[in-house]
The RNA shown here (transfer RNA) has 73 nucleotides and comes from a bacterium. The RNAcentral record of the sequence draws on ENA.
């Protein structure tokens, strides 16, 4: 320099263009226990990388940029 892929909660990942973006782990609280852990219940936590475009409607489709990973040179 060229090509491909990925970007969503603290982490790992879901979500057919259409209901209020969810799950597990982690975190906080309560129960349980002498206490901790395990277990049970409840709860908080998201400008879906950025800027535009398409659409009645975009996490999802398109363009550009940025970051990361891989391949080629």
């Nucleotide at each position: 320099g060229g090509g491909a892929g990925u970007g969503u909660a603290g982490c790992u990942c879901a979500a057919u263009g259409g209901u209020u973006a969810g799950a597990g782990c982690a975190c906080g609280g309560a129960g349980c226990u002498u206490a901790u852990a395990c277990c049970u219940c409840c709860g908080g936590g998201g400008u879906u990388c950025a800027u535009g475009g398409u659409u009645c409607g975009a996490g999802u489709c398109c363009a550009u940029g940025c970051a990361c990973u891989c391949c080629c040179a």
Its mean pLDDT, the model's own confidence on a scale to 100, is 82. The same sequence occurs in records of 6 taxa. It matches the Rfam family "tRNA". Gene Ontology term of the family: triplet codon-amino acid adaptor activity. From the family's description: Transfer RNA (tRNA) molecules are approximately 80 nucleotides in length.